[in-house]
Context: one part of a larger RNA
RNA sequence: UGACGGGGGCCCGCACAAGCGGUGGAGCAUGUUGUUUAAUUCGAUGCAACGCGAAGAACCUUACCAGCGUUUGACAUGCCAGGACGGUUUCCAGAGAUGGAUUCCUCCCCUUCGGGAACCGAGAUACAGGUGCUGCAUGGCUGUCGUCAGCUCGUGUCGUGAGAUGUUGGGUUAAGUCCCGUAACGAGCGCAACCCUUAUCUCAAGCUGCCAUCAGUUCGGCUGGCACUCUGGAGAAAGUGCCGGUGAUAAGCUGGAGGAAGGUGGGGAUGACGUCAAGUCCUCAUGGCCCUUACGGGCUGGGCUACACACGUGCUACAAUGGCGGUUACAGUGGGAUGCGACGGGGCGACCCCGAGCUAAUCUCCAAAAAUCGUCUCAGUUCGGAUUGUUCUCUGCAACUCGAGAGCAUGAAGUCGGAAUCGCUAGUAAUCGCGGAUCAGCAUGCCGCGGUGAAUACGUUCCCGGGCC
Repeated sequence: UGACGGGGGCCCGCACAAGCGGUGGAGCAUGUUGUUUAAUUCGAUGCAACGCGAAGAACCUUACCAGCGUUUGACAUGCCAGGACGGUUUCCAGAGAUGGAUUCCUCCCCUUCGGGAACCGAGAUACAGGUGCUGCAUGGCUGUCGUCAGCUCGUGUCGUGAGAUGUUGGGUUAAGUCCCGUAACGAGCGCAACCCUUAUCUCAAGCUGCCAUCAGUUCGGCUGGCACUCUGGAGAAAGUGCCGGUGAUAAGCUGGAGGAAGGUGGGGAUGACGUCAAGUCCUCAUGGCCCUUACGGGCUGGGCUACACACGUGCUACAAUGGCGGUUACAGUGGGAUGCGACGGGGCGACCCCGAGCUAAUCUCCAAAAAUCGUCUCAGUUCGGAUUGUUCUCUGCAACUCGAGAGCAUGAAGUCGGAAUCGCUAGUAAUCGCGGAUCAGCAUGCCGCGGUGAAUACGUUCCCGGGCC
């Protein structure tokens, strides 16, 4: 000087308290440990690993295992005999990779007519190649304390010096935010603001919207029209600006007015100096070490999906604020040409046939679901749906290991969950559906969107984390 204290003071945070809903019990999904295995590829391990890398393992992916086959190599540069390259048909062996044979088409570009560029190819050698090791050799990127309010510098001054001062103090703030004081005076990185979005209005624009008004009407916003809605532009608006109280006359705090919005209006992006030798050599890059007929490269099949168990994260439930059946309303974000696919028809259904329109404010995915009406009457049930049998559908070369979905049958555990523990302060929690990325197919995960829409906060003694003295 820091760090730490079951030292003190002040302050903050869903930290506690006050509330609401969960997890921990059940079944299933998913990740992990362990065990098993020829292999169950590798990494991540308190918070800050465990629906994490993986925005999607049937083959591929794939790094793992077994077998088959390969050695200048799947890929790059350099030398060189030869040949345009390339595409296509058929056959044999094989699991395929590959090996062997066969058919036809094509004859390009530049040219000094020697050849060259690009490509194929026998050979030789330099080399290629490595998801092999080291994240404790590294770059880059990231997590975390923490969107916490801190971290520093120049000059000056004080101290023998390490250092201090400034940055402490009195107030105040979400804030080292601002004011006052002051051997300090200034400055930088952070805070805030500038950025995006949302809430109100105005202007200009109408291939969406509107019968609002009027007229026509094939009754469809269909036609005229552009007021409203909306869309994408350009602006305005909020500045403690105004008033009262309070305060050191300050910074500010508190109440009020006006206003769509009030004191940071709501949300996002934005992450200081640093900490954890934190994570990543399997994104990429890279030092060193190691392999070089193999630790490289190709293929088929298997594995990553195993299963006594243990843990994390979720989904579905245990029911009447409900299940089932009927009827019928109201969204928003987004996606779409190897695509989205209306209408019509077939099927109990998954789905199939036909195929209009759409490069999309125009067509389409698109049905929103909770809501509403009837019935069931408290039961392991008309709750719950696991498991299993069987018949099918779709994707795909191929669903046995190992996909998703539909019909019929089956109908398990489960009657609200011990100790413990998590999230959340408002359009939030809870609840309800919808869209997207990845993607042939596969979502209870992830990222978004809207519908309905609460309770509680006395307070800071205590638990946890943090800031200042």

Predicted 3D model of a 469-nucleotide part of an RNA (small-subunit ribosomal RNA, 3' major domain) from an uncultured prokaryote.